[in-house]
């Protein structure tokens, strides 16, 4: 100094006016309005991809169909999230990806090659020779062709066999919760590769949503016509399909009437900050939170996510939809000019991606500025 991985923080800040919403309290009223105090859009509020809390319906069945996870342990309300590890792949490297099962069956692997769950083109060898047998070592083709290196033997070869290696299986032992790793001995068992091809094996799944639901109020036409039913059907049992079970005398189309107001769900939550840091480590110092002060505390398990204690805060609730506008100064960003050219100082500019709708944790994407540790190279000391 260049060029990677991996994490973190902020998101302008203050005052003056003026608009508008909530809460409390106070006065006043034509039951609405004035006054004074707190409050009042994000890290993602986006998407609507997941998991949930909390309303409701069912608490008929089933290994139907459908779906959805799949190494291994903690964790957590709960997940396809987190932590940490473990086998394996990519990278110099710091890091990142992926994770039942290919002996239950099915199906593919182009061209090429003789041949792609097997197989003899060329080349060796034999023989009764223009044909037949034998062979799978060498040669060719391929992303891949009967484990690999040396022998022995053969007519000529081959794990046919022998010695060492490599990999399977099987047995025993050691670490480790555990996925699994290392070791010892048998053992001639020796083609893979796709399951993000179908499938198979385990485990597990009820749906639907704040437009949930739940009160009050108030109008209307218990309208009409047609068709099908009349215990066998239809129609219902909250995704859609099917099969049983179970309720049931209604049920499917047209036409036409009346409502679409009001209040609740609606913000106290699986919510949030803090529980540190240096030091002489008996102590002292600096910081934080509680107390009128004197003072008190600053924890525990855990590699880690996290959990438990301990002390404190309460920070939007609109309803066609509030949370805002102007003015100043002050930071940030760039450019210019000046200077005592280090620090300053003046003018102009510049502040990213965006906007709560029942709530939460997650994952995904958008963009602005800045910091922290690691890795590799390369120069200098």
């Nucleotide at each position: 100094a260049a060029a990677g991985a991996a994490g973190a923080u902020a998101a302008a800040a203050u005052g003056u006016c003026u608009g508008c919403c909530c809460a409390a309290c106070u006065c006043u009223u034509u039951u609405u309005g004035a006054g004074u105090u707190g409050g009042a859009a994000g890290g993602a509020a986006a998407g609507u991809c997941c998991g949930g809390a909390c309303a409701c319906c069912a608490c008929a069945g089933g290994a139907c169909a459908g779906g959805a996870u799949a190494c291994u342990u903690u964790u957590u309300a709960a997940u396809g999230g987190a932590a940490a590890g473990u086998u394996u792949c990519g990278g110099c490297g710091a890091c990142g990806g992926a994770a039942a099962g290919a002996u239950a069956g099915c199906u593919c692997c182009a061209c090429a090659g003789a041949a792609a769950c097997a197989g003899a083109c060329u080349u060796c060898c034999u023989c009764u020779u223009u044909g037949a047998g034998g062979u799978a070592a060498a040669g060719a083709u391929g992303a891949a062709a009967a484990g690999g290196u040396g022998g022995u033997g053969u007519a000529a070869g081959a794990g046919a066999c022998c010695a060492c290696c490599a990999g399977g299986u099987u047995a025993c032992g050691a670490u480790g919760u555990g996925a699994a790793u290392c070791g010892u001995a048998a053992u001639g068992c020796u083609a893979g590769g796709a399951a993000a091809g179908c499938c198979u094996u385990a485990u597990c799944c009820g749906g639907u949503g704040c437009a949930a639901u739940g009160c009050c109020a108030a109008a209307u036409a218990g309208g009409a016509a047609a068709g099908c039913a009349c215990g066998a059907g239809u129609u219902g049992g909250u995704c859609c399909g099917a099969c049983u079970c179970u309720a049931u005398u209604g049920c499917u189309u047209u036409c036409g009437g009346g409502u679409a107001g009001g209040c609740a769900g609606c913000u106290a939550a699986a919510a949030u900050u803090g529980g540190u840091c240096u030091u002489u480590u008996u102590u002292a110092g600096a910081g934080u939170u509680c107390u009128u002060u004197u003072g008190a505390a600053c924890g525990c398990a855990g590699c880690a996510a996290u959990g438990c204690c301990c002390a404190g805060u309460u920070u939007a609730g609109a309803g066609a939809g509030a949370u805002a506008g102007a003015c100043a100064u002050u930071g940030u960003u760039u450019u210019g000019c000046u200077u005592u050219u280090u620090a300053g100082g003046c003018a102009a500019u510049u502040c990213a991606c965006a906007g709560a709708a029942u709530c939460c944790g997650g994952c995904u994407u958008a963009a602005u500025a800045u910091c922290u540790u690691c890795u590799u190279u390369g120069a200098c000391a």
The RNA shown here (Bacterial RNase P class A) has 381 nucleotides and comes from a Candidatus Cloacimonadota bacterium. Lineage of the source: Bacteria > Pseudomonadati > Candidatus Cloacimonadota. The coordinates come from a structure-prediction model, not an experiment, and the mean pLDDT is 76. Rfam family: Bacterial RNase P class A. The family's RNA type in Rfam is ribozyme. The model forms 90% of the base pairs in the Rfam consensus.